[in-house]
Context: one part of a larger RNA
RNA sequence: GAGUAGCGAAAGUGAAGUGAGAAUCUUUACCAUCGAAAAUCCAAGGUUUCCUGGGCAAGGCUCGUCCUCCCAGGGUGAGUCGGGACCUAAGCCGAGGCCGAAAGGCGUAGGUGAUGGACAGCGCGUAGAAAUUCGCGCACCGCCGAUGUCCGUUUGAGAGAUGUGGGGACGCAGAAGGAUAGCAUGAGCCGGCCGCUGGAAGCGCCGGUCCAAGCGCCGGGGGCGCCGCGUAGGGAAAUCCGCGCGGCAUCAGCCUGAGGCGUGACGGGGAGGGAAAUACAAGUACCGAAGCAUGCGAGUCCACGCUGACGAGAAAAGCCACUAUCGAGGACAUAGGCGCCCGUACCGCAAACCGACACAGGUGGAUGAGGAGAGGAUCCUAAGAUGAGC
Numbered sequence: 001g002a003g004u005a006g007c008g009a010a011a012g013u014g015a016a017g018u019g020a021g022a023a024u025c026u027u028u029a030c031c032a033u034c035g036a037a038a039a040u041c042c043a044a045g046g047u048u049u050c051c052u053g054g055g056c057a058a059g060g061c062u063c064g065u066c067c068u069c070c071c072a073g074g075g076u077g078a079g080u081c082g083g084g085a086c087c088u089a090a091g092c093c094g095a096g097g098c099c100g101a102a103a104g105g106c107g108u109a110g111g112u113g114a115u116g117g118a119c120a121g122c123g124c125g126u127a128g129a130a131a132u133u134c135g136c137g138c139a140c141c142g143c144c145g146a147u148g149u150c151c152g153u154u155u156g157a158g159a160g161a162u163g164u165g166g167g168g169a170c171g172c173a174g175a176a177g178g179a180u181a182g183c184a185u186g187a188g189c190c191g192g193c194c195g196c197u198g199g200a201a202g203c204g205c206c207g208g209u210c211c212a213a214g215c216g217c218c219g220g221g222g223g224c225g226c227c228g229c230g231u232a233g234g235g236a237a238a239u240c241c242g243c244g245c246g247g248c249a250u251c252a253g254c255c256u257g258a259g260g261c262g263u264g265a266c267g268g269g270g271a272g273g274g275a276a277a278u279a280c281a282a283g284u285a286c287c288g289a290a291g292c293a294u295g296c297g298a299g300u301c302c303a304c305g306c307u308g309a310c311g312a313g314a315a316a317a318g319c320c321a322c323u324a325u326c327g328a329g330g331a332c333a334u335a336g337g338c339g340c341c342c343g344u345a346c347c348g349c350a351a352a353c354c355g356a357c358a359c360a361g362g363u364g365g366a367u368g369a370g371g372a373g374a375g376g377a378u379c380c381u382a383a384g385a386u387g388a389g390c
Stems, first nucleotide, its partner, number of pairs: 012030006031387004039367004045347002049345001050074006059067002079140002081343004086117002091112003097106003121138005141339004147333005158326002163322004172308003177302003182296005188209006194202001210268002214263005221256004225248007233241002272287002310313001353362002369381004
């Protein structure tokens, strides 16, 4: 310079409390803001910021009794969620190998590598902080398995590839159908209420009107021909696949399949009612009604299922079948038993991530209610969250 610029989009007000101290902390009433978000749940990233008690020197653009700050103590519980003990893509590594003054480069077999495939858990409750992890209830998967029943031992039960075949297996656009979530309405059902001021027992007002996986049955729709014989292809073999011939059929059968019904549930949850007690602290413990009907109806599921066009739309394993081969024990049911490692707190369109900052910027996915509306536009609202640190 200068007590100058600035104090970073934004609505607060009253009362009460705490305290040495209060515009700024706490509580409460009203008001206001968002509501395809400024709500909720994940992923990435952060890495204790989470919760409780205490504190106010600094950080906080003012203040501060407050904090994502400081100090201390505590907090993350899994056979099934995500990852690994499975698979492969791009990419990367790479025995031998090829190349190169050296360093090293490329690359076969092989390995590695999810952003993909495969794979057994749902509902409710619970703490100050965790929950598909703890508790309760009902399940499922893999393995072991007393006992029981059955089959088999050359008249071969059964197992079975690192091999062969199938399958997994896929894009985009469009249309129609079925179903559910969800929502609305109610002279239905259940619970509560009758209100300071004239009226209201009424078709009055307010609120609520459910529930999973699993198991059993049904199942709109969609897809697939089945049997026999032969066989030179599938780098060995094959009863499998392919190919050829014959027979029977558009029926039957098989596969897929959202959802519905029953069960699960003599359970849970549920509007509401509601203690005793007082640092063992409450809307807690405990009790607990109804649970229907009609309409609308998805961008969700059936399902890339169907149709269409051309730009012609991953791989491998799990899985199924086949033999090669092994082969004397094997199968089923069941009480009971076992089930490893890592992640799990909290923020997460943001004051906790990326931007030097408590920065008007940036940040992938899922849910996303009501009135009006074609709509996720827009305006007003619900649940929920906020009032922006002068």
Molecule: large-subunit ribosomal RNA, domain III
Organism: activated sludge metagenome